[in-house]
C1' cells in the first nucleotide's frame, strides 16, 4: 500500500411505549401517509416480526 472480516456515536423511518432486526441521514441532513384544483375525504398506534397501553365496536354482569 492492497484485499477480506468485524466493531463503535447521534438522529430518523405519518398517532404512545418495550425488545430484536433492517433501511436512511451526519445537522440548512435523514423523516413528516394516500386521494383531490380546492372544499373535503380515507387508512394505519409496526419500516418488519412479537408484545404492552390508549382508542373503537360487540356480548355478558
Nucleotide at each position: 500500500c492492497c484485499c477480506g472480516c468485524g466493531c463503535c456515536g447521534g438522529g430518523a423511518g405519518a398517532u404512545g411505549g418495550c425488545a430484536u432486526c433492517c433501511u436512511c441521514c451526519c445537522c440548512g441532513a435523514a423523516c413528516c401517509g394516500c386521494c383531490g384544483c380546492a372544499a373535503g375525504g380515507c387508512u394505519g398506534a409496526u419500516g418488519a416480526c412479537g408484545c404492552c397501553u390508549a382508542c373503537c365496536g360487540c356480548a355478558c354482569u

This is a predicted structure of a 61-nucleotide RNA (Fluoride riboswitch aptamer (crcB RNA motif)) from a Pseudomonadota bacterium. It matches the Rfam family "Fluoride riboswitch aptamer (crcB RNA motif)". Rfam links the family to the GO terms response to fluoride and positive regulation of gene expression.